[in-house]
RNA sequence: UGAGAAAAAGCCAAACCCGUCGUGAGAUGGGGACGGAAAGCUACGGGUCUUACAGUGAAAGAUAGCCGGGCCGCCUUAA
Numbered sequence: 001u002g003a004g005a006a007a008a009a010g011c012c013a014a015a016c017c018c019g020u021c022g023u024g025a026g027a028u029g030g031g032g033a034c035g036g037a038a039a040g041c042u043a044c045g046g047g048u049c050u051u052a053c054a055g056u057g058a059a060a061g062a063u064a065g066c067c068g069g070g071c072c073g074c075c076u077u078a079a
Base pairs, nucleotide, nucleotide: 001078002077003076004075011036012035016031017030018029019028020027021026034065040071041070042069044068045067046066047063048062049061050060051059
């Protein structure tokens, strides 16, 4: 640097339920386990969603387990 999750040590945790925060998308603590080889971090680009409703345009926010990019990284293996 590339490949992989067969082994070994492990790690994370969807939906759903309860509590809390938020106008909301959603976040967070606990339970739970659909899955994951970066389901670690990062809103940089795109998408989707919310504020939000009258026409166009724009703004603020959310989503990293939507796609891509950037940074760090366990184990095995090849060079």